[in-house]
RNA sequence: AGAGUUGGCCGCUAGGGUUCCGGCGCAUUGUGCGUGACUGGUCCGAGAGCAGCCACUGGGUGGGGAGAAAUCCUGCCCGGAUGCACGGCGGGACAAAAGCCCGGGAGAC
Numbered sequence: 001a002g003a004g005u006u007g008g009c010c011g012c013u014a015g016g017g018u019u020c021c022g023g024c025g026c027a028u029u030g031u032g033c034g035u036g037a038c039u040g041g042u043c044c045g046a047g048a049g050c051a052g053c054c055a056c057u058g059g060g061u062g063g064g065g066a067g068a069a070a071u072c073c074u075g076c077c078c079g080g081a082u083g084c085a086c087g088g089c090g091g092g093a094c095a096a097a098a099g100c101c102c103g104g105g106a107g108a109c
Base pairs, nucleotide, nucleotide: 007054008053009052011050012049015044016043020041021040022038023035024034025033026032027031055082056080057079058078059077060076061075062074063073064072066071084104086107090102091101092100
């Protein structure tokens, strides 16, 4: 200096706004308008949050075929330093906003 890997799926939460429901206010009796510095339900939702399953991986312990052995396939049990991770401004989508996406970015160490 370069390349590869550091995983996938599902759910929940922190958080978020206001399309719908509801609340509140005004009018109205057909219902409409406003309001998210309205607790909420629907909804969005984490690389650096949580949990589960799968995959990977360490150790132990069986089974199977061939084999001198190495090795290959498969089940169960206990684990995981499956690492580390400070982070703007600004922009984007959906109704709108956000820890979502740009982005493990710019930058810092």
RNAcentral holds the sequence, with entries from Rfam. Predicted 3D model of a 109-nucleotide RNA (Guanidine-I riboswitch aptamer) from Agrobacterium bohemicum. The model forms 100% of the base pairs in the Rfam consensus. The source organism's lineage runs through Bacteria, Pseudomonadati, Alphaproteobacteria, Hyphomicrobiales and Agrobacterium. Its Rfam family is "Guanidine-I riboswitch aptamer". Its family is annotated with regulation of gene expression in the Gene Ontology.